[in-house]
RNA sequence: GGCAGUCACGCUGGGAGAGAUCGGCUUAGAUGCCGGCGCCGAAGGAGCAACCGCCCCGGAAACUCUCAGGCAAACGGACCGCGUGACUUUG
Numbered sequence: 001g002g003c004a005g006u007c008a009c010g011c012u013g014g015g016a017g018a019g020a021u022c023g024g025c026u027u028a029g030a031u032g033c034c035g036g037c038g039c040c041g042a043a044g045g046a047g048c049a050a051c052c053g054c055c056c057c058g059g060a061a062a063c064u065c066u067c068a069g070g071c072a073a074a075c076g077g078a079c080c081g082c083g084u085g086a087c088u089u090u091g
Stems, first nucleotide, its partner, number of pairs: 004088008013080002019037001021036005038071003044067001045065003051059002057091001
């Protein structure tokens, strides 16, 4: 220096699912507040554990749960792409 990986930041970037549900209150009007029923998984969180050669420690899914969140658009959004920077040498 190259490749790869991790992290951070940036981008008029891409980005799914599921009731614009029912009742009440407030209000000029609800997209606000309270409650009921139904539903979704891709913020976050929790659980299982294939795997990391084996043991300890540690890590660990887009699987499972649905606490939280969400169910027109917008916002958000795991993840992906591109760019910049830092770090690592394969726990």
The RNA shown here (Glycine riboswitch aptamer) has 91 nucleotides and comes from an Alphaproteobacteria bacterium. The sequence was found by an Rfam model in a public genome assembly. Rfam family: Glycine riboswitch aptamer. Its family is annotated with glycine biosynthetic process in the Gene Ontology.